[in-house]
RNA sequence: AUCUUAUCAAGAGCAGGUGGAGGGACUGGCCCGAUGAAACCCGGCAACCGGCGUGAAACGCACGGUGCUAAUUCUUGCAGAGACGCAGGCCUGAUGUAGGCAGUUUUGUUGCGUUGUCUGACAGAUGAGAG
Numbered sequence: 001a002u003c004u005u006a007u008c009a010a011g012a013g014c015a016g017g018u019g020g021a022g023g024g025a026c027u028g029g030c031c032c033g034a035u036g037a038a039a040c041c042c043g044g045c046a047a048c049c050g051g052c053g054u055g056a057a058a059c060g061c062a063c064g065g066u067g068c069u070a071a072u073u074c075u076u077g078c079a080g081a082g083a084c085g086c087a088g089g090c091c092u093g094a095u096g097u098a099g100g101c102a103g104u105u106u107u108g109u110u111g112c113g114u115u116g117u118c119u120g121a122c123a124g125a126u127g128a129g130a131g
Stems, first nucleotide, its partner, number of pairs: 002130007013042001016041003022032003026077001028075002043069003048065003051061003073123001078120004082115006089101004
């Protein structure tokens, strides 16, 4: 690299230090950034694993190992559902898709489109385990 599994709507410096232009995984958006990006240090949050408190569970502490510290994993990417909108009938002519008529409401069906809605995948991140 890969596989299994759990979690991903909460939380964490609105004057901390070094540092200097980039960053938010990828695509399209939309954002953050010289009133200072990434990265590192410090601080903080959480409590996945270990440890401790208990015989066990639950719970607690936060000592050790990670992790995290703009925006829901910022949003989107595939499938389905919901909602909304449009078309959808008849006649003539004809194939270059034109012209005319009807078109008030409800229901169902089909197609297309949109979507600050919902669900599930996919992808990603992190922990623990496997290898």

This is a predicted structure of a 131-nucleotide RNA (SAM riboswitch aptamer (S box leader)). The model forms 91% of the base pairs in the Rfam consensus. It was read from a public genome assembly, where an Rfam model found it. The prediction has a mean pLDDT of 76.